Molecule: transfer RNA
Organism: Thermoplasmatales archaeon
RNA sequence: GGGCCAGUGGUCUAGUGGUUAUGACGUCGCGCUUACAACGCGGAGAUCGCCUGUUCAAUUCCGGCCUGGCCCA
Repeated sequence: GGGCCAGUGGUCUAGUGGUUAUGACGUCGCGCUUACAACGCGGAGAUCGCCUGUUCAAUUCCGGCCUGGCCCA
């Protein structure tokens, strides 16, 4: 330098045009316990990597950029 793939709460992830962005772990509160863990209930936590375009509507589609991974040279 070229090709391919990925980027979504603290971490891992579902969703691939349609009006509330999903779940698990973690975290916080309450219950339970002498207490802790486990368990149950509830809460908070996301500018969906950035910019632009298409569209009535973009996390999703087009283009560019950034970051990371793999391959080629």